[in-house]
RNA sequence: GGGCCGUUAGCUUAGUGGCAGAGCACCCGCCUUGCACGCGGGAGAUGCGAGUUCGAUUCUCGCACGGUCCA
Repeated sequence: GGGCCGUUAGCUUAGUGGCAGAGCACCCGCCUUGCACGCGGGAGAUGCGAGUUCGAUUCUCGCACGGUCCA
RNA backbone atom coordinates (compact mmCIF):
# COMPACT_ATOMS: atom_id res chain seq x y z
P G A 1 -0.54 3.74 3.56
O5' G A 1 -0.82 2.85 2.29
C5' G A 1 -0.69 3.37 0.98
C4' G A 1 -0.67 2.24 0.00
C3' G A 1 -1.91 1.36 0.00
O3' G A 1 -3.00 1.90 -0.73
C1' G A 1 0.00 0.00 0.00
P G A 2 -4.51 1.62 -0.23
O5' G A 2 -4.77 0.13 -0.68
C5' G A 2 -4.78 -0.22 -2.06
C4' G A 2 -4.85 -1.73 -2.24
C3' G A 2 -6.03 -2.42 -1.57
O3' G A 2 -7.24 -2.29 -2.29
C1' G A 2 -4.07 -3.61 -1.11
P G A 3 -8.64 -2.39 -1.54
O5' G A 3 -8.78 -3.94 -1.20
C5' G A 3 -8.92 -4.88 -2.27
C4' G A 3 -9.08 -6.28 -1.74
C3' G A 3 -10.17 -6.46 -0.70
O3' G A 3 -11.47 -6.56 -1.27
C1' G A 3 -8.21 -7.55 0.02
P C A 4 -12.71 -6.01 -0.50
O5' C A 4 -12.89 -7.04 0.70
C5' C A 4 -13.22 -8.39 0.43
C4' C A 4 -13.12 -9.23 1.69
C3' C A 4 -13.96 -8.76 2.86
O3' C A 4 -15.33 -9.14 2.75
C1' C A 4 -11.79 -9.26 3.62
P C A 5 -16.45 -8.27 3.43
O5' C A 5 -16.24 -8.53 4.99
C5' C A 5 -16.46 -9.82 5.53
C4' C A 5 -16.12 -9.87 7.00
C3' C A 5 -16.78 -8.82 7.88
O3' C A 5 -18.12 -9.15 8.22
C1' C A 5 -14.49 -8.93 8.40
P G A 6 -19.16 -7.95 8.46
O5' G A 6 -18.69 -7.30 9.84
C5' G A 6 -18.79 -8.03 11.05
C4' G A 6 -17.99 -7.37 12.15
C3' G A 6 -18.50 -6.03 12.66
O3' G A 6 -19.55 -6.19 13.60
C1' G A 6 -16.15 -5.92 12.37
P U A 7 -20.61 -5.04 13.76
O5' U A 7 -19.82 -3.87 14.54
C5' U A 7 -19.24 -4.14 15.81
C4' U A 7 -18.60 -2.88 16.37
C3' U A 7 -19.57 -1.73 16.60
O3' U A 7 -19.20 -1.01 17.78
C1' U A 7 -17.85 -1.07 15.13
P U A 8 -20.02 -1.35 19.12
O5' U A 8 -21.54 -1.11 18.71
C5' U A 8 -22.04 0.21 18.52
C4' U A 8 -23.49 0.28 18.89
C3' U A 8 -23.83 -0.25 20.28
O3' U A 8 -23.58 0.71 21.30
C1' U A 8 -25.35 -1.15 18.72
P A A 9 -22.91 0.16 22.66
O5' A A 9 -24.06 0.48 23.74
C5' A A 9 -24.39 1.82 24.07
C4' A A 9 -24.82 1.93 25.52
C3' A A 9 -23.87 1.26 26.52
O3' A A 9 -23.78 2.07 27.69
C1' A A 9 -26.04 0.36 26.76
P G A 10 -22.54 3.06 27.85
O5' G A 10 -21.53 2.14 28.68
C5' G A 10 -20.27 2.69 29.11
C4' G A 10 -19.57 1.66 29.99
C3' G A 10 -19.43 0.29 29.36
O3' G A 10 -18.23 0.19 28.63
C1' G A 10 -20.44 0.07 31.48
P C A 11 -18.22 -0.65 27.17
O5' C A 11 -18.25 -2.16 27.66
C5' C A 11 -17.15 -2.73 28.33
C4' C A 11 -17.45 -4.17 28.71
C3' C A 11 -17.91 -5.06 27.57
O3' C A 11 -16.83 -5.58 26.82
C1' C A 11 -19.37 -5.32 29.40
P U A 12 -17.06 -6.00 25.27
O5' U A 12 -18.07 -7.26 25.36
C5' U A 12 -17.61 -8.50 25.87
C4' U A 12 -18.71 -9.53 25.79
C3' U A 12 -19.38 -9.68 24.43
O3' U A 12 -18.62 -10.47 23.53
C1' U A 12 -21.03 -9.60 26.11
P U A 13 -18.79 -10.25 21.95
O5' U A 13 -20.31 -9.83 21.81
C5' U A 13 -21.07 -10.20 20.69
C4' U A 13 -22.49 -10.52 21.09
C3' U A 13 -23.54 -10.19 20.05
O3' U A 13 -23.67 -11.22 19.07
C1' U A 13 -24.26 -9.39 22.16
P A A 14 -24.11 -10.83 17.60
O5' A A 14 -25.70 -10.70 17.72
C5' A A 14 -26.47 -11.83 18.05
C4' A A 14 -27.93 -11.55 18.08
C3' A A 14 -28.53 -10.89 16.85
O3' A A 14 -28.68 -11.79 15.77
C1' A A 14 -29.45 -9.94 18.80
P G A 15 -28.50 -11.29 14.28
O5' G A 15 -29.60 -10.15 14.09
C5' G A 15 -30.98 -10.48 14.08
C4' G A 15 -31.83 -9.23 14.17
C3' G A 15 -31.62 -8.22 13.04
O3' G A 15 -32.36 -8.57 11.88
C1' G A 15 -31.61 -7.09 15.11
P U A 16 -31.63 -8.87 10.48
O5' U A 16 -32.64 -8.32 9.42
C5' U A 16 -32.61 -6.91 9.03
C4' U A 16 -33.07 -6.80 7.61
C3' U A 16 -34.20 -7.80 7.26
O3' U A 16 -35.25 -7.28 6.44
C1' U A 16 -32.27 -8.21 5.92
P G A 17 -35.30 -6.18 5.60
O5' G A 17 -34.70 -4.98 6.51
C5' G A 17 -34.33 -3.72 5.92
C4' G A 17 -35.03 -2.57 6.59
C3' G A 17 -36.55 -2.66 6.62
O3' G A 17 -37.02 -1.95 7.77
C1' G A 17 -35.90 -0.81 5.37
P G A 18 -37.84 -2.76 8.85
O5' G A 18 -38.74 -1.64 9.53
C5' G A 18 -38.13 -0.57 10.29
C4' G A 18 -39.18 0.41 10.80
C3' G A 18 -40.35 -0.25 11.50
O3' G A 18 -40.84 0.63 12.51
C1' G A 18 -41.13 0.87 9.57
P C A 19 -40.60 0.30 14.06
O5' C A 19 -41.11 1.63 14.77
C5' C A 19 -40.28 2.81 14.79
C4' C A 19 -40.13 3.30 16.21
C3' C A 19 -39.27 2.38 17.08
O3' C A 19 -38.58 3.19 18.05
C1' C A 19 -41.45 2.43 17.95
P A A 20 -36.98 2.96 18.22
O5' A A 20 -36.82 1.53 18.88
C5' A A 20 -37.00 0.31 18.15
C4' A A 20 -35.98 -0.73 18.50
C3' A A 20 -35.78 -0.93 20.00
O3' A A 20 -36.71 -1.82 20.53
C1' A A 20 -33.67 -0.82 18.85
P G A 21 -37.32 -1.62 21.99
O5' G A 21 -37.29 -3.06 22.59
C5' G A 21 -36.19 -3.50 23.39
C4' G A 21 -35.98 -4.97 23.18
C3' G A 21 -35.20 -5.64 24.29
O3' G A 21 -36.02 -5.97 25.39
C1' G A 21 -34.25 -6.22 22.23
P A A 22 -35.37 -5.94 26.90
O5' A A 22 -34.43 -7.24 26.92
C5' A A 22 -34.95 -8.52 26.65
C4' A A 22 -33.85 -9.54 26.53
C3' A A 22 -32.91 -9.61 27.73
O3' A A 22 -33.47 -10.36 28.80
C1' A A 22 -31.66 -9.61 25.72
P G A 23 -33.09 -9.98 30.31
O5' G A 23 -31.65 -10.63 30.54
C5' G A 23 -31.45 -12.02 30.43
C4' G A 23 -29.99 -12.36 30.48
C3' G A 23 -29.21 -11.71 31.62
O3' G A 23 -29.36 -12.42 32.85
C1' G A 23 -28.03 -11.40 29.61
P C A 24 -29.49 -11.55 34.20
O5' C A 24 -28.02 -11.02 34.47
C5' C A 24 -26.97 -11.93 34.73
C4' C A 24 -25.61 -11.25 34.59
C3' C A 24 -25.40 -10.02 35.47
O3' C A 24 -25.08 -10.34 36.82
C1' C A 24 -24.66 -9.56 33.29
P A A 25 -25.60 -9.38 37.99
O5' A A 25 -24.88 -7.98 37.68
C5' A A 25 -23.48 -7.84 37.87
C4' A A 25 -23.01 -6.48 37.41
C3' A A 25 -23.66 -5.28 38.07
O3' A A 25 -23.10 -4.97 39.34
C1' A A 25 -23.63 -4.95 35.73
P C A 26 -24.02 -4.40 40.46
O5' C A 26 -24.52 -2.98 39.95
C5' C A 26 -23.60 -1.93 39.72
C4' C A 26 -24.32 -0.67 39.27
C3' C A 26 -25.51 -0.25 40.12
O3' C A 26 -25.12 0.48 41.28
C1' C A 26 -26.10 -0.18 37.84
P C A 27 -25.96 0.32 42.63
O5' C A 27 -27.29 1.15 42.32
C5' C A 27 -27.23 2.55 42.10
C4' C A 27 -28.62 3.09 41.82
C3' C A 27 -29.70 2.63 42.79
O3' C A 27 -29.71 3.40 43.99
C1' C A 27 -30.47 2.38 40.58
P C A 28 -30.28 2.73 45.32
O5' C A 28 -31.86 2.65 45.09
C5' C A 28 -32.63 3.82 44.97
C4' C A 28 -34.09 3.48 44.70
C3' C A 28 -34.72 2.47 45.64
O3' C A 28 -35.11 3.03 46.89
C1' C A 28 -35.27 1.94 43.42
P G A 29 -35.14 2.06 48.19
O5' G A 29 -36.43 1.15 47.92
C5' G A 29 -37.71 1.76 47.87
C4' G A 29 -38.76 0.73 47.44
C3' G A 29 -38.87 -0.52 48.28
O3' G A 29 -39.62 -0.31 49.46
C1' G A 29 -38.84 -1.12 46.00
P C A 30 -39.30 -1.25 50.74
O5' C A 30 -39.84 -2.68 50.32
C5' C A 30 -41.21 -2.90 50.07
C4' C A 30 -41.47 -4.33 49.64
C3' C A 30 -40.95 -5.40 50.59
O3' C A 30 -41.82 -5.63 51.68
C1' C A 30 -40.36 -5.95 48.36
P C A 31 -41.18 -5.96 53.08
O5' C A 31 -40.46 -7.35 52.88
C5' C A 31 -41.19 -8.53 52.59
C4' C A 31 -40.27 -9.69 52.25
C3' C A 31 -39.22 -9.98 53.29
O3' C A 31 -39.72 -10.78 54.35
C1' C A 31 -38.22 -9.93 51.15
P U A 32 -39.52 -10.29 55.86
O5' U A 32 -37.97 -10.48 56.12
C5' U A 32 -37.41 -11.79 56.14
C4' U A 32 -35.94 -11.73 56.38
C3' U A 32 -35.50 -10.85 57.56
O3' U A 32 -35.64 -11.52 58.79
C1' U A 32 -34.14 -10.40 55.65
P U A 33 -36.30 -10.76 60.03
O5' U A 33 -35.19 -9.69 60.44
C5' U A 33 -35.54 -8.61 61.30
C4' U A 33 -34.28 -7.86 61.72
C3' U A 33 -33.36 -7.50 60.60
O3' U A 33 -33.73 -6.28 59.97
C1' U A 33 -32.13 -8.52 62.34
P G A 34 -33.63 -6.18 58.33
O5' G A 34 -32.08 -6.20 58.00
C5' G A 34 -31.25 -5.10 58.36
C4' G A 34 -29.80 -5.43 58.09
C3' G A 34 -29.47 -5.92 56.69
O3' G A 34 -29.33 -4.85 55.76
C1' G A 34 -28.43 -7.33 58.27
P C A 35 -29.67 -5.12 54.19
O5' C A 35 -28.50 -6.07 53.66
C5' C A 35 -27.18 -5.60 53.59
C4' C A 35 -26.22 -6.71 53.22
C3' C A 35 -26.55 -7.47 51.94
O3' C A 35 -26.17 -6.78 50.76
C1' C A 35 -25.97 -8.99 53.63
P A A 36 -26.99 -6.99 49.40
O5' A A 36 -26.77 -8.53 49.05
C5' A A 36 -25.51 -9.00 48.62
C4' A A 36 -25.49 -10.51 48.55
C3' A A 36 -26.48 -11.16 47.61
O3' A A 36 -26.04 -11.14 46.26
C1' A A 36 -26.55 -12.27 49.68
P C A 37 -27.15 -10.97 45.07
O5' C A 37 -28.04 -12.27 45.16
C5' C A 37 -27.47 -13.54 44.93
C4' C A 37 -28.45 -14.65 45.27
C3' C A 37 -29.78 -14.59 44.54
O3' C A 37 -29.71 -15.11 43.23
C1' C A 37 -30.16 -14.98 46.83
P G A 38 -30.55 -14.41 42.06
O5' G A 38 -32.06 -14.57 42.53
C5' G A 38 -32.67 -15.85 42.63
C4' G A 38 -34.05 -15.75 43.26
C3' G A 38 -35.00 -14.78 42.60
O3' G A 38 -35.64 -15.34 41.47
C1' G A 38 -35.00 -14.41 44.92
P C A 39 -35.99 -14.43 40.22
O5' C A 39 -37.20 -13.54 40.73
C5' C A 39 -38.42 -14.16 41.12
C4' C A 39 -39.39 -13.14 41.70
C3' C A 39 -39.62 -11.89 40.86
O3' C A 39 -40.51 -12.08 39.79
C1' C A 39 -39.24 -11.27 43.09
P G A 40 -40.29 -11.25 38.42
O5' G A 40 -40.75 -9.77 38.84
C5' G A 40 -42.10 -9.54 39.20
C4' G A 40 -42.31 -8.12 39.67
C3' G A 40 -41.81 -7.02 38.74
O3' G A 40 -42.69 -6.76 37.65
C1' G A 40 -41.14 -6.54 40.93
P G A 41 -42.08 -6.26 36.26
O5' G A 41 -41.56 -4.78 36.59
C5' G A 41 -42.50 -3.75 36.79
C4' G A 41 -41.85 -2.51 37.37
C3' G A 41 -40.89 -1.74 36.47
O3' G A 41 -41.54 -0.93 35.49
C1' G A 41 -39.95 -1.94 38.60
P G A 42 -40.74 -0.59 34.11
O5' G A 42 -39.57 0.37 34.58
C5' G A 42 -39.87 1.66 35.14
C4' G A 42 -38.61 2.36 35.55
C3' G A 42 -37.61 2.67 34.45
O3' G A 42 -37.97 3.81 33.69
C1' G A 42 -36.47 1.83 36.34
P A A 43 -37.39 3.93 32.18
O5' A A 43 -35.90 4.47 32.38
C5' A A 43 -35.67 5.73 32.97
C4' A A 43 -34.18 5.93 33.22
C3' A A 43 -33.31 5.77 31.98
O3' A A 43 -33.27 6.95 31.20
C1' A A 43 -32.39 4.55 33.77
P G A 44 -33.18 6.81 29.59
O5' G A 44 -31.74 6.18 29.32
C5' G A 44 -30.57 6.88 29.67
C4' G A 44 -29.37 5.98 29.58
C3' G A 44 -29.17 5.30 28.23
O3' G A 44 -28.53 6.16 27.30
C1' G A 44 -28.94 3.71 29.94
P A A 45 -29.17 6.35 25.83
O5' A A 45 -28.30 5.41 24.89
C5' A A 45 -26.91 5.62 24.76
C4' A A 45 -26.29 4.58 23.88
C3' A A 45 -26.69 4.67 22.41
O3' A A 45 -25.90 5.62 21.71
C1' A A 45 -26.81 2.43 23.17
P U A 46 -26.52 6.42 20.43
O5' U A 46 -26.74 5.30 19.35
C5' U A 46 -26.00 5.27 18.12
C4' U A 46 -25.56 3.85 17.80
C3' U A 46 -25.04 3.66 16.38
O3' U A 46 -24.01 2.69 16.40
C1' U A 46 -26.90 2.27 16.72
P G A 47 -22.84 2.59 15.27
O5' G A 47 -21.88 3.82 15.59
C5' G A 47 -21.36 4.02 16.92
C4' G A 47 -20.17 4.92 16.87
C3' G A 47 -20.31 6.11 15.95
O3' G A 47 -20.97 7.21 16.58
C1' G A 47 -18.25 5.01 15.54
P C A 48 -21.99 8.11 15.70
O5' C A 48 -21.02 9.00 14.81
C5' C A 48 -20.11 9.90 15.39
C4' C A 48 -19.29 10.61 14.34
C3' C A 48 -20.07 11.16 13.16
O3' C A 48 -20.69 12.41 13.45
C1' C A 48 -18.21 9.98 12.36
P G A 49 -22.05 12.79 12.67
O5' G A 49 -21.59 13.03 11.17
C5' G A 49 -20.65 14.05 10.87
C4' G A 49 -20.30 14.05 9.40
C3' G A 49 -21.46 14.00 8.44
O3' G A 49 -22.11 15.25 8.30
C1' G A 49 -19.81 12.49 7.73
P A A 50 -23.54 15.31 7.55
O5' A A 50 -23.24 14.68 6.11
C5' A A 50 -23.75 15.26 4.96
C4' A A 50 -23.22 14.52 3.75
C3' A A 50 -24.30 13.87 2.91
O3' A A 50 -24.99 14.81 2.10
C1' A A 50 -22.53 12.35 3.20
P G A 51 -26.61 14.63 1.95
O5' G A 51 -26.75 13.41 0.95
C5' G A 51 -26.08 13.42 -0.30
C4' G A 51 -26.11 12.06 -0.94
C3' G A 51 -27.48 11.44 -1.12
O3' G A 51 -28.18 11.99 -2.24
C1' G A 51 -25.99 9.83 -0.30
P U A 52 -29.77 12.03 -2.24
O5' U A 52 -30.20 10.50 -2.36
C5' U A 52 -29.90 9.76 -3.52
C4' U A 52 -30.43 8.34 -3.39
C3' U A 52 -31.88 8.23 -2.95
O3' U A 52 -32.78 8.39 -4.05
C1' U A 52 -30.55 6.73 -1.71
P U A 53 -34.04 9.33 -3.86
O5' U A 53 -34.95 8.54 -2.83
C5' U A 53 -35.46 7.25 -3.16
C4' U A 53 -36.07 6.61 -1.94
C3' U A 53 -37.07 7.45 -1.17
O3' U A 53 -38.35 7.44 -1.77
C1' U A 53 -35.58 6.40 0.34
P C A 54 -39.16 8.84 -1.92
O5' C A 54 -39.58 9.15 -0.41
C5' C A 54 -40.15 10.42 -0.08
C4' C A 54 -40.71 10.37 1.32
C3' C A 54 -39.77 9.79 2.38
O3' C A 54 -38.84 10.73 2.85
C1' C A 54 -41.88 8.77 2.58
P G A 55 -37.28 10.30 3.03
O5' G A 55 -37.38 9.27 4.24
C5' G A 55 -37.78 9.71 5.53
C4' G A 55 -38.01 8.52 6.45
C3' G A 55 -36.83 7.59 6.64
O3' G A 55 -35.93 8.08 7.63
C1' G A 55 -38.77 6.32 6.22
P A A 56 -34.35 7.91 7.37
O5' A A 56 -34.07 6.35 7.46
C5' A A 56 -34.46 5.61 8.64
C4' A A 56 -33.40 4.58 8.96
C3' A A 56 -32.04 5.14 9.33
O3' A A 56 -31.41 4.26 10.24
C1' A A 56 -31.82 3.82 7.41
P U A 57 -31.36 4.61 11.76
O5' U A 57 -30.49 3.42 12.39
C5' U A 57 -29.09 3.56 12.54
C4' U A 57 -28.42 2.22 12.55
C3' U A 57 -28.43 1.48 11.23
O3' U A 57 -27.38 1.91 10.39
C1' U A 57 -29.01 0.02 13.00
P U A 58 -27.60 2.02 8.76
O5' U A 58 -28.05 0.55 8.34
C5' U A 58 -27.14 -0.53 8.51
C4' U A 58 -27.82 -1.85 8.17
C3' U A 58 -28.25 -1.99 6.71
O3' U A 58 -28.02 -3.32 6.26
C1' U A 58 -30.15 -2.19 8.13
P C A 59 -26.74 -3.60 5.36
O5' C A 59 -27.07 -2.82 4.00
C5' C A 59 -27.86 -3.40 2.98
C4' C A 59 -27.98 -2.48 1.77
C3' C A 59 -26.73 -1.65 1.46
O3' C A 59 -25.77 -2.40 0.72
C1' C A 59 -28.61 -0.25 1.41
P U A 60 -24.19 -2.09 0.84
O5' U A 60 -24.04 -0.71 0.05
C5' U A 60 -24.25 -0.67 -1.37
C4' U A 60 -23.94 0.72 -1.89
C3' U A 60 -22.62 1.32 -1.44
O3' U A 60 -21.53 0.86 -2.21
C1' U A 60 -24.34 2.92 -1.18
P C A 61 -20.05 0.77 -1.55
O5' C A 61 -19.61 2.29 -1.45
C5' C A 61 -19.41 3.06 -2.61
C4' C A 61 -19.08 4.49 -2.28
C3' C A 61 -17.96 4.70 -1.27
O3' C A 61 -16.67 4.57 -1.84
C1' C A 61 -19.78 6.09 -0.72
P G A 62 -15.46 4.07 -0.92
O5' G A 62 -15.11 5.35 -0.04
C5' G A 62 -14.68 6.54 -0.66
C4' G A 62 -14.64 7.67 0.33
C3' G A 62 -13.82 7.44 1.60
O3' G A 62 -12.42 7.62 1.39
C1' G A 62 -15.90 8.39 2.19
P C A 63 -11.37 6.75 2.26
O5' C A 63 -11.51 7.39 3.71
C5' C A 63 -11.18 8.75 3.94
C4' C A 63 -11.56 9.17 5.34
C3' C A 63 -10.99 8.33 6.47
O3' C A 63 -9.64 8.65 6.77
C1' C A 63 -13.27 8.72 6.86
P A A 64 -8.66 7.52 7.39
O5' A A 64 -9.23 7.37 8.87
C5' A A 64 -9.20 8.46 9.78
C4' A A 64 -9.83 8.08 11.09
C3' A A 64 -9.33 6.79 11.71
O3' A A 64 -8.11 6.96 12.41
C1' A A 64 -11.69 6.81 11.78
P C A 65 -7.06 5.75 12.45
O5' C A 65 -7.71 4.70 13.46
C5' C A 65 -7.98 5.08 14.81
C4' C A 65 -8.85 4.04 15.48
C3' C A 65 -8.36 2.60 15.36
O3' C A 65 -7.32 2.28 16.25
C1' C A 65 -10.66 2.69 14.90
P G A 66 -6.24 1.16 15.82
O5' G A 66 -7.03 -0.22 15.97
C5' G A 66 -7.47 -0.63 17.25
C4' G A 66 -8.34 -1.87 17.15
C3' G A 66 -7.73 -3.06 16.41
O3' G A 66 -6.79 -3.77 17.19
C1' G A 66 -9.96 -2.75 15.72
P G A 67 -5.62 -4.60 16.43
O5' G A 67 -6.39 -5.82 15.75
C5' G A 67 -7.04 -6.79 16.56
C4' G A 67 -7.80 -7.78 15.72
C3' G A 67 -6.98 -8.51 14.67
O3' G A 67 -6.24 -9.59 15.22
C1' G A 67 -9.01 -7.78 13.72
P U A 68 -4.84 -9.98 14.51
O5' U A 68 -5.25 -10.63 13.11
C5' U A 68 -6.01 -11.82 13.06
C4' U A 68 -6.46 -12.13 11.65
C3' U A 68 -5.36 -12.16 10.61
O3' U A 68 -4.64 -13.38 10.59
C1' U A 68 -7.15 -10.87 9.79
P C A 69 -3.11 -13.46 10.08
O5' C A 69 -3.21 -13.37 8.50
C5' C A 69 -3.79 -14.42 7.76
C4' C A 69 -4.05 -14.01 6.33
C3' C A 69 -2.84 -13.55 5.54
O3' C A 69 -2.05 -14.63 5.04
C1' C A 69 -4.63 -12.06 5.17
P C A 70 -0.49 -14.40 4.70
O5' C A 70 -0.52 -13.47 3.42
C5' C A 70 -1.02 -13.95 2.18
C4' C A 70 -0.99 -12.87 1.11
C3' C A 70 0.35 -12.19 0.91
O3' C A 70 1.26 -12.98 0.14
C1' C A 70 -1.35 -10.57 0.97
P A A 71 2.86 -12.83 0.39
O5' A A 71 3.18 -11.35 -0.14
C5' A A 71 3.02 -11.02 -1.52
C4' A A 71 3.18 -9.53 -1.74
C3' A A 71 4.50 -8.92 -1.23
O3' A A 71 5.57 -9.15 -2.11
C1' A A 71 2.69 -7.57 -0.58

This is a predicted structure of a 71-nucleotide RNA (transfer RNA) from Parcubacteria group bacterium Gr01-1014_33. Its Rfam family is "tRNA". By type it is a transfer RNA. NCBI's taxonomy places the organism under Bacteria, Bacteria candidate phyla.